[in-house]
Context: one part of a larger RNA
RNA sequence: GAGUGAACGCUAGCGGUGCGCCUAACACAUGCAAGUCGCGCGAGGAGCAAUCCUAGCGGCGGACGGCUGCGUAACACGUUGGAACCUGCCCCAAAUUCAGGGAUAACCUGUCGAAAGACGGGCUAAUACCGGAUGGUCUCGCAAGAGUAAAGCUUCGGCGAUUUGGGAGGGGCCUGCGGCCUAUCAGUUAGUUGGUGAGGUAACGGCUCACCAAGACAAUGACGGGUAGCUGAUCUGAGAGGAUGAUCAGCCAGAAUGGAACUGAGACACGGUCCAUACUCCUACGGGAGGCAGCAGUGAGGAAUCUUCCGCAAUGGGCGAAAGCCUGACGGAGCGACACCGCGUGGUGGAUGAAGGCCUUUUAGGUCGUAAACACCUGUUCUGAGGGAAGAAAUUUUUGACGGUACCUCAGGAGAAAGCAUCGGCUAACCCUGUGCCAGCAGCCGCGGUAAGACAGGGGAUGCAAGCGUUACUC
Numbered sequence: 001g002a003g004u005g006a007a008c009g010c011u012a013g014c015g016g017u018g019c020g021c022c023u024a025a026c027a028c029a030u031g032c033a034a035g036u037c038g039c040g041c042g043a044g045g046a047g048c049a050a051u052c053c054u055a056g057c058g059g060c061g062g063a064c065g066g067c068u069g070c071g072u073a074a075c076a077c078g079u080u081g082g083a084a085c086c087u088g089c090c091c092c093a094a095a096u097u098c099a100g101g102g103a104u105a106a107c108c109u110g111u112c113g114a115a116a117g118a119c120g121g122g123c124u125a126a127u128a129c130c131g132g133a134u135g136g137u138c139u140c141g142c143a144a145g146a147g148u149a150a151a152g153c154u155u156c157g158g159c160g161a162u163u164u165g166g167g168a169g170g171g172g173c174c175u176g177c178g179g180c181c182u183a184u185c186a187g188u189u190a191g192u193u194g195g196u197g198a199g200g201u202a203a204c205g206g207c208u209c210a211c212c213a214a215g216a217c218a219a220u221g222a223c224g225g226g227u228a229g230c231u232g233a234u235c236u237g238a239g240a241g242g243a244u245g246a247u248c249a250g251c252c253a254g255a256a257u258g259g260a261a262c263u264g265a266g267a268c269a270c271g272g273u274c275c276a277u278a279c280u281c282c283u284a285c286g287g288g289a290g291g292c293a294g295c296a297g298u299g300a301g302g303a304a305u306c307u308u309c310c311g312c313a314a315u316g317g318g319c320g321a322a323a324g325c326c327u328g329a330c331g332g333a334g335c336g337a338c339a340c341c342g343c344g345u346g347g348u349g350g351a352u353g354a355a356g357g358c359c360u361u362u363u364a365g366g367u368c369g370u371a372a373a374c375a376c377c378u379g380u381u382c383u384g385a386g387g388g389a390a391g392a393a394a395u396u397u398u399u400g401a402c403g404g405u406a407c408c409u410c411a412g413g414a415g416a417a418a419g420c421a422u423c424g425g426c427u428a429a430c431c432c433u434g435u436g437c438c439a440g441c442a443g444c445c446g447c448g449g450u451a452a453g454a455c456a457g458g459g460g461a462u463g464c465a466a467g468c469g470u471u472a473c474u475c
Base pairs, nucleotide, nucleotide: 001475002474003473004472006471007470008469009468010467013343014342015341016340017339018338019336020335021301026299027298028297030296031295032294035060036059037058040057041056043054044053045052046051067254068253069252077178078177079176081174082173085171086170087169090167091166092165093164094163095162096161097160098132100130101129107122108121109120110119111118112117138147139146140145152159153158180226181225182224187217188216189215192214193213194212195211196210197209198208199207229251230250231249232248233244234243235242236241256277257276258275259274260273279290280289281288282287307333309332310331311330315329316327317326318325319324346377347376348375349374356368357367358366359365360364382412383411384410385409386408387407391402419464420463421462422461423460424445425444426443430459431458432457433456434455440447441446
């Protein structure tokens, strides 16, 4: 000098754009943040009817989106190459969609319980469940052969279901190389290293197991310890490099702590299940309920970080044939000079160089200073009134939270808008008074003990300016 997710002190007119718990992955009151489909199904209800509503069964979604950075020095990440894999919804192509069965929730009824909820009897449906048939380009097999599928609804337009092959996009796995500190960590390792066989997986593999061999890694730093999410990038620098990893984007990891599986195309699942632990709450003491590192908000911690706001109008997502419903994603508004950018706080003229302050060599001179007064002008901003958007596209109609906002026109009025730090040298800017090694200053050198340009006040000056200084950190 440049920079910051900054904080503190003094000060403060406006707008745009961005950013806003860096600390306790501390604990959380309250509300909302994931539903949807009646064109799969029975049943109940409202209605004269058309039709509508819905607890339950069933389907799809809840594995996305959102948050955080605890852990992790690892194929976690970045980049390169690879083979032994999976893939719901979507697209393309081919084939099929036959005939049946038994249940169960809802409902009715009974019992237990304070509640959460649980248990029994009876009835019923399906695109729920089950076996049978058929069958192929499907699986196994050298072959013979064996095995394996489906679901209907319909306003007859269509929407689906099953199997197979391909695609797109997504994901799992392996691998070369790359990126922290420490030797006051020097030896580490028994599923350890390799083989054979088996199991397991979507898939390769000590992934797991039995047996066999004794290997494997290491001063090119194994093992241990410390620290840390990684990257695109960001800051700085002429560059090389150094530092960082907030916001935005990609990947990873986590969901009170630890563990486990279920369902599913996909999870070992933030707002699912089970177990254990700690904590909080309810209780009739028998037993139950909960998880903000979602959006707001509260307490605590801290130098320090916002509204318990509006809307689904746009973009995107889920469901649905659609109308539509849901969406604290998102779009917006609010708060904060936290940062960057822009604008303003007036312009022109005006010397009796006014009054007043300060200084001095004091009948006076210098300076604040064209500064003021005064005259003329302007209206950015401001105040009031009138008008008033684009963003809306799909799509003919309809549809705007923001918002009567931005913007435009008219009127009024210089009126309402300047501070902060510094002035010994480095370093731009000097005098007076007070104080007297005191009070104090200070980034370094150093000032202050009676004329202090260095302390404090006043006047003046310099620098930056809605900011200016200080502190902290990086280059």